Source information: A computed fold for a 75-nucleotide RNA from a Gammaproteobacteria bacterium, annotated as transfer RNA. It was read from a public genome assembly. The prediction has a mean pLDDT of 80.
RNA sequence: GCGACUAUAGUUCAACGGUUAGAACAUCGGUUUGUGGUACCGAGGAUCUGGGUUCGAUUCCCAGUAGUCGCCCCA
Numbered sequence: 001g002c003g004a005c006u007a008u009a010g011u012u013c014a015a016c017g018g019u020u021a022g023a024a025c026a027u028c029g030g031u032u033u034g035u036g037g038u039a040c041c042g043a044g045g046a047u048c049u050g051g052g053u054u055c056g057a058u059u060c061c062c063a064g065u066a067g068u069c070g071c072c073c074c075a
Stems, first nucleotide, its partner, number of pairs: 001071007010025004018055001027043005048064005
């Protein structure tokens, strides 16, 4: 340099183009316990950026950015 894939919560993952984007762990609060942990209940927290298509986009298309993998080149 080229190609493919990926980008959603702090982390790991969901979500036929259609309700207020969901779960687990983590965090915070409460109950339980002599304290802590465990267990239970609750709360907060996210769609990489910019355009396009559409009545409607996390989802489809284009460009960019970042990451992963492979290839090419040199040795």
Description: Its Rfam family is "tRNA". The family's RNA type in Rfam is transfer RNA. Rfam links the family to the GO term triplet codon-amino acid adaptor activity.